[in-house]
Record summary:
Predicted 3D model of a 76-nucleotide RNA (Fluoride riboswitch aptamer (crcB RNA motif)) from a Hyphomicrobiales bacterium. Its mean pLDDT, the model's own confidence on a scale to 100, is 77. It was read from a public genome assembly, where an Rfam model found it. Rfam family: Fluoride riboswitch aptamer (crcB RNA motif). Gene Ontology terms of the family: response to fluoride and positive regulation of gene expression. The family has 289 seed sequences and 2,293 matches in Rfam 15.1. Taxonomically the source falls in Hyphomicrobiales (Bacteria, Pseudomonadati, Pseudomonadota, Alphaproteobacteria).

RNA sequence: UGCGUUUCCGGCAAUGGAUUCUGCCGGGUUCUUCGCAACCAAACCGCCCUGACAGGCUGAUGACUCCUACUCAACU
Numbered sequence: 001u002g003c004g005u006u007u008c009c010g011g012c013a014a015u016g017g018a019u020u021c022u023g024c025c026g027g028g029u030u031c032u033u034c035g036c037a038a039c040c041a042a043a044c045c046g047c048c049c050u051g052a053c054a055g056g057c058u059g060a061u062g063a064c065u066c067c068u069a070c071u072c073a074a075c076u
Stems, first nucleotide, its partner, number of pairs: 009026005016067003020063002027040004031035001046057003
């Protein structure tokens, strides 16, 4: 210096937050600062119906648990 592997780390998984787990993406640019930095890209952005418009439906989880918000019912 190059390549490969592993680990760490960052982001994402149709409405908020957190723990744990699962899956997916991680390629670049910038700097009087080289960082747990900023920006771009990627992953990601629900379903039915229609040529389109219009119309209709489920869920605060990717999964578990808890909190918060909303809705319904019962009791005090």